[in-house]
RNA sequence: CUCAUCCAGAGGGGCAGAGGGAACGGCCCGUUGAAGCCCCGGCAACCCUUCCGCCGGAUCUCGUGACGACGCGAGGCUCCCGGUGGGGAAGGUGCCAAUUCCGGCCUGCGGCGAGAGGCGUCGCGGGGAAGAUGAG
Numbered sequence: 001c002u003c004a005u006c007c008a009g010a011g012g013g014g015c016a017g018a019g020g021g022a023a024c025g026g027c028c029c030g031u032u033g034a035a036g037c038c039c040c041g042g043c044a045a046c047c048c049u050u051c052c053g054c055c056g057g058a059u060c061u062c063g064u065g066a067c068g069a070c071g072c073g074a075g076g077c078u079c080c081c082g083g084u085g086g087g088g089a090a091g092g093u094g095c096c097a098a099u100u101c102c103g104g105c106c107u108g109c110g111g112c113g114a115g116a117g118g119c120g121u122c123g124c125g126g127g128g129a130a131g132a133u134g135a136g
Base pairs, nucleotide, nucleotide: 001136002135003134004133005132006131011040012039013038014037015036019029020028021027024103025102026101041096042095043094046092047091048088049087051086052085053084054083055082056081057080059076060075061074062073063072064071065070100130105127106126107125108124109123110122111121112120113119
């Protein structure tokens, strides 16, 4: 830099001793013990898969277009390639408060501010930005 995913899931112990949730604004978590380090456990399925199914390609056989090439139709498919659904979890990562905790920018709908436009605010959605993780 590119692509995919981010409303699911999964915590105990020891050391330590005041911070942590990326930043900012909120709102939370924390002396009933934060960060960090160590041990054990777990979740998930990105990479992975000697498992099962389906689809396509390749390939083979037959028919057909007078032959070949090639096309079309039907069939086989041990092996090979790709895709997809399911299963698995040894290994490489990751993760184990709150949706990425929520929001910031754009936008749709609705409520309220005494009618419309506009604006503000609240709620529910869509898109983006930023970030995180994986693969390349």
This is a predicted structure of a 136-nucleotide RNA (SAM riboswitch aptamer (S box leader)) from uncultured Streptomyces sp.
The coordinates come from a structure-prediction model, not an experiment, and the mean pLDDT is 82.
The sequence is in RNAcentral, with records from MGnify.